[in-house]
RNA sequence: CAGAACGUAGCGAAGCCUGGCAUCGCGCCUGGUCGGGGACCAGGAGAUCGGCGGUUCGAAUCCGCCCGUUCUGA
Repeated sequence: CAGAACGUAGCGAAGCCUGGCAUCGCGCCUGGUCGGGGACCAGGAGAUCGGCGGUUCGAAUCCGCCCGUUCUGA
C1' cells in the first nucleotide's frame, strides 16, 4: 500500500441478507425462600447498535466516507 472479516448493555453473543417495539446468556440491583457467604423463585435497571453524512414516512439493517481490531498478500 491492496484485499477480507469484525465493531450491538459491565462481559460474551443473536438480530443485518429480506428496513418497522433491539433479544438471549453471564453479571448487577430489589424482594421472597432455604441452616448458609451459595442456590432457587419473582421483579427491575442497563446499549441514541464504532463515528459522521446520505436515502427513506421510518435505518442496528440500505449507500458513501472515516476510525479501531484481527487476518491475508505485496
Source information: This is a predicted structure of a 74-nucleotide RNA (transfer RNA) from a soil metagenome. Rfam family: tRNA. It is annotated as a transfer RNA. The coordinates come from a structure-prediction model, not an experiment, and the mean pLDDT is 83.